RNA sequence: GUAGAGGCCGCGAUACUUAUAAGUACUAAUAAUGAGGUAAGCACGAAGAUUUAUUAGAAAAGGAAUUAUCGCCGAAGAACAUAACUGAUGCUUAAAGGUUAUGUAUCUGGGGAUGUAUAUAAUAUAUGCAUAACUGUCACAAAUUAAAUUUGUGUUGAGCUAC
Numbered sequence: 001g002u003a004g005a006g007g008c009c010g011c012g013a014u015a016c017u018u019a020u021a022a023g024u025a026c027u028a029a030u031a032a033u034g035a036g037g038u039a040a041g042c043a044c045g046a047a048g049a050u051u052u053a054u055u056a057g058a059a060a061a062g063g064a065a066u067u068a069u070c071g072c073c074g075a076a077g078a079a080c081a082u083a084a085c086u087g088a089u090g091c092u093u094a095a096a097g098g099u100u101a102u103g104u105a106u107c108u109g110g111g112g113a114u115g116u117a118u119a120u121a122a123u124a125u126a127u128g129c130a131u132a133a134c135u136g137u138c139a140c141a142a143a144u145u146a147a148a149u150u151u152g153u154g155u156u157g158a159g160c161u162a163c
Base pairs, nucleotide, nucleotide: 001163002162003161004160007073010072011071012070013069014068015067017065018064026057027056028055029054030053031052032051036044039093040092041091042090076108077107078106079104080103081102082101083100084099085098086097109135110134113131114130115129116128117127118126119125136156138154139153140152141151142150143149
């Protein structure tokens, strides 16, 4: 350098469908209330701000699941840094946060379980940390020895196997 392996819950992306989001936001009518509402300013506002109740109508995005397809095995994820977009409305400025891209060999072999923290509508899910097991790789020792396999200990991807 090339080609491979871990697994039936391997990793990620896309698309359809489905549920959830939610009878929520929002709109209209009626009745009541009566000066604010915003992070701030301007506009707006007794020709009724805001809020509440009833009635009628009524979403969407993100996230998730199944299936199918595609790309793969640092697949990928996290953290940090930079940049852009968003957050954000009637207009302007704007915070935390969020999304995307690039970079950094900083961390993590892998999936699940439990606990906890953050995000979120969410006890779904995702990510981080911790715990005890399982599983894969390699090394050492022992058993068994035909080969392989088993047990124990330790390590872990910049690794391992073949060429």
This is a predicted structure of a 163-nucleotide RNA (Lysine riboswitch aptamer) from uncultured Romboutsia sp.
Its mean pLDDT, the model's own confidence on a scale to 100, is 83.
Of the family's consensus pairs, 100% are formed in the model.
RNAcentral holds the sequence, with entries from MGnify.
It matches the Rfam family "Lysine riboswitch aptamer". Gene Ontology term of the family: lysine biosynthetic process.